A computed fold for a 100-nucleotide RNA from Spirochaeta sp., annotated as Purine riboswitch aptamer. NCBI's taxonomy places the organism under Bacteria, Pseudomonadati, Spirochaetia, Spirochaetales, Spirochaeta. Its mean pLDDT, the model's own confidence on a scale to 100, is 77. Rfam family: Purine riboswitch aptamer. About the family: Riboswitches are metabolite binding domains within certain messenger RNAs that serve as precision sensors for their corresponding targets.
[in-house]
């Protein structure tokens, strides 16, 4: 100096997990039944809606109704899939570098 094997470290890479943002889906929506209240306007079941699992509610405001029926507006999520950004941890790989 070269080659081979191995240990440890560095660096790098891939995937996963965690955070944030964006897009798509869904309008956090629609229909029907049963029961209950009226000092109230509630509870419950089913169906539809998504190339879709889940969810399908809450608060506030403004109305309206009077034994039977609620309406509108605003704001606020989760879930599924895809994309982007940044960092961390673990695992794996180990081209390359260093040491033995």
């Nucleotide at each position: 100096u070269u080659c081979a094997a191995g240990u440890a470290g560095g660096c790098a890479g891939c995937a996963u997990u965690c955070g944030c943002c964006c897009g798509u889906a869904u309008a956090a929506c629609c229909c029907c039944g049963a029961a209950a209240a009226u000092c109230g306007g509630u509870u419950u079941g089913g169906g539809g809606g998504u190339c879709u699992c889940u969810a399908c509610c809450g608060a506030a405001g403004c109305g309206c109704c009077g034994g039977a029926a609620c309406g509108c507006u605003u704001c606020g999520a989760c879930u599924a899939c895809g994309g982007g950004c940044a960092g961390a941890a673990a695992u794996c790989u180990c081209a390359c570098c260093u040491c033995c």